This is a predicted structure of a 596-nucleotide part of an RNA (large-subunit ribosomal RNA, domain I) from an Acidimicrobiia bacterium. It matches the Rfam family "Bacterial large subunit ribosomal RNA". Rfam links the family to the GO terms ribosome and structural constituent of ribosome. Taxonomically the source falls in Acidimicrobiia (Bacteria, Bacillati, Actinomycetota).
Context: one part of a larger RNA
RNA sequence: AGCUUAUGGUGGAUGCCUUGGCGUUCGGAGCCGAUGAAGGACGUGGCAGGCUGCGAUAUGCCCCGGUGAGUUGUCAAGCAAGCGUUGACCCGGGGAUGUCCGAAUUGGUAAACCAGGCUGGGGUAAUGCCCAGUCACUCCGGUCUGAACACAUAGGACCGGUAGAGGGAACCGGGGGAAUUGAAACAUCUCAGUACCCCGAGGAGAGGAAAGCAACAGCGAUGCCCUGAGUAGCGGCGAGCGAAACGGGUAGAGCCCAAACCGAUGUGGUGUCAAAGGUCGACGCCGUUGCCAUAUCGGGGUUGUGGGACCCUUCAGACGGUGCGUCGAAGCCGUCAUAGAGUUACAAAAUCUGCAGGUAGGCGAAUCCGCUGGGAAGCGGAGCCACAGGAGGUAACAGCCCCGUAGCUGAAACCUGUCAGAUCUCUAGAGGGUGUUCCCAAGUAGCACGGGGCCCGUGAAAUCCCGUGUGAAUCCGCGAGGACCACCUCGUAAGGCUAAACACUUCCGAACGACCGAUAGCGGACUAGUACCGUGAGGGAAAGGUGAAAAGCACCCCGGUGAGGGGAGUGAAAUAGUACCUGAAACCAUUAGCUU
Numbered sequence: 001a002g003c004u005u006a007u008g009g010u011g012g013a014u015g016c017c018u019u020g021g022c023g024u025u026c027g028g029a030g031c032c033g034a035u036g037a038a039g040g041a042c043g044u045g046g047c048a049g050g051c052u053g054c055g056a057u058a059u060g061c062c063c064c065g066g067u068g069a070g071u072u073g074u075c076a077a078g079c080a081a082g083c084g085u086u087g088a089c090c091c092g093g094g095g096a097u098g099u100c101c102g103a104a105u106u107g108g109u110a111a112a113c114c115a116g117g118c119u120g121g122g123g124u125a126a127u128g129c130c131c132a133g134u135c136a137c138u139c140c141g142g143u144c145u146g147a148a149c150a151c152a153u154a155g156g157a158c159c160g161g162u163a164g165a166g167g168g169a170a171c172c173g174g175g176g177g178a179a180u181u182g183a184a185a186c187a188u189c190u191c192a193g194u195a196c197c198c199c200g201a202g203g204a205g206a207g208g209a210a211a212g213c214a215a216c217a218g219c220g221a222u223g224c225c226c227u228g229a230g231u232a233g234c235g236g237c238g239a240g241c242g243a244a245a246c247g248g249g250u251a252g253a254g255c256c257c258a259a260a261c262c263g264a265u266g267u268g269g270u271g272u273c274a275a276a277g278g279u280c281g282a283c284g285c286c287g288u289u290g291c292c293a294u295a296u297c298g299g300g301g302u303u304g305u306g307g308g309a310c311c312c313u314u315c316a317g318a319c320g321g322u323g324c325g326u327c328g329a330a331g332c333c334g335u336c337a338u339a340g341a342g343u344u345a346c347a348a349a350a351u352c353u354g355c356a357g358g359u360a361g362g363c364g365a366a367u368c369c370g371c372u373g374g375g376a377a378g379c380g381g382a383g384c385c386a387c388a389g390g391a392g393g394u395a396a397c398a399g400c401c402c403c404g405u406a407g408c409u410g411a412a413a414c415c416u417g418u419c420a421g422a423u424c425u426c427u428a429g430a431g432g433g434u435g436u437u438c439c440c441a442a443g444u445a446g447c448a449c450g451g452g453g454c455c456c457g458u459g460a461a462a463u464c465c466c467g468u469g470u471g472a473a474u475c476c477g478c479g480a481g482g483a484c485c486a487c488c489u490c491g492u493a494a495g496g497c498u499a500a501a502c503a504c505u506u507c508c509g510a511a512c513g514a515c516c517g518a519u520a521g522c523g524g525a526c527u528a529g530u531a532c533c534g535u536g537a538g539g540g541a542a543a544g545g546u547g548a549a550a551a552g553c554a555c556c557c558c559g560g561u562g563a564g565g566g567g568a569g570u571g572a573a574a575u576a577g578u579a580c581c582u583g584a585a586a587c588c589a590u591u592a593g594c595u596u
Base pairs, nucleotide, nucleotide: 001595002594003593004592006590007589008588009587015581016545017544020516021515022513023512024511025510026509027508028507029505030504031167032166039101040100041099042055043054044053046079047078049075050074051073061095062094063093064092065091066090070083071082072081106115107114108113116135117134118133119132120131121130122129137164138163139161140160141159142158143157144156145155171202172200173199174198175197176196182189186236212219213218223250224249225248226247233241234240254497255496256495261299262298263297264296265295266294267293268292269291270290277286278285279329280328281327282326283325284324304475306440307439308438309437310435311433312432313431314430315429317336318335319334320333321332322331338428339427340426341425342424350423351422352421353420354419355417356416357415358414359413361409362408363407367382368381369380370379371378383400384399385389392402393401446470447469448468449467450466451465452464456482477492478491479490480489481488532539533538552580555567556566557565558564
């Protein structure tokens, strides 16, 4: 020095455990914000570093309800001082306070800072100073002013607004929009209208009441699921891409305008002394009233067996008023009655009651003895409950010990309801008929060219959308049915609104898992987006386990009043002693043997 044996050290694998994750299902909830959000900074405790909570009223203040004996959060023990059956702490509901930054909004700024004006209050001899409120911009509404240029308009000033601004995981609509890749290369094509960027909306969004499908029969808004179907098709007919209708389900809801016509008002034009006008009849009276155009407002009207206006006609409650005067009629207006409807569209505010649900809770069955053991829930014996034998805890494995579970039950306050009712609000003439009188959405539809998008790559290429140009018709109209034409059929464009059925899950609750078990599972079971790195965008760890209970080793000894150790003691166990469960291997010692 090597090998072997044994005992230790070191080390932290393995086993077991789990407070944390991952995934799924069901349900709830689904926007927050100038009444200052999301997110932060700085403070705040008797001793106070981090976390949690809170905001100069600062680990909290007030009220209401629940609970019922302890309590002053946590790492984290202790001391001090308190509070509490006159109900503390804790749980739930409502309210108050809420520094500074942040859309940040008085101005500035290198976020959490600096500097102000005005009004009111406080303080000082006075200034500085302190407190409360207010002071950004845009938009909308109103009032008043008011140029070039007479009216006017632009502009300005003031008042009012719970208007907007910013944030939000994914989901949704829109505007833009790749490449890797595949085609075994590559250019059309594909990846893909994906990733990504921007704008917008909201608890959903979008879409939506046929200028639709269909096929000689019919259906009747939209969305979503199943099917149709990997079909019909498209395609360097390569790679690949890929419908729709029908049918079956879910849900179910339909409406409002524009125009014709009537009325009022403003403006412009035209007109005139008695004519058109003032609803009609009679008498009188008025008269820049009339007519045309245009604008605004009100009525009317909303459809495809075409609808509406105008005109004609039939029927229809009460009362009151009525506009040039009187009388009558018609019409119109108002009130009541009758009928109907309603807060998500169709007009729009709510309030109350009941009921249901939510935000704390409450009740809740049934077991003992012996044995082993440190400990009984184990084993043996004998019982019991069960609408409850889910789960967790208790010194080993508990239906009957604790907490719970099934089931039943509960709210002063607040919230939700698409449920019911009431108050309340709103609406209302109904029907028929003739007519080549009028209206039925124009730089629109269509067409040409250039593109996009549809299963459809220009093709025979319809339908849909955009750019440039051109440019109709009004119901005897117009569009579509996959070039185009005829016939037939279906629909009625060029305005708008619309719940439910379905997408998603930051968040809350319940449950589950042939999911993980500390190099796994989220990066994060622990002071974690922390420490640390980077100018920055950004990157980003390691780190769990004594024991049933601290019972965490009083006292003695060696030692530096050490570190560490030896006794003693606790404990079932101390080779469980906080460097703590188990404690593998590498590696290091010591003991014994062998070899050189």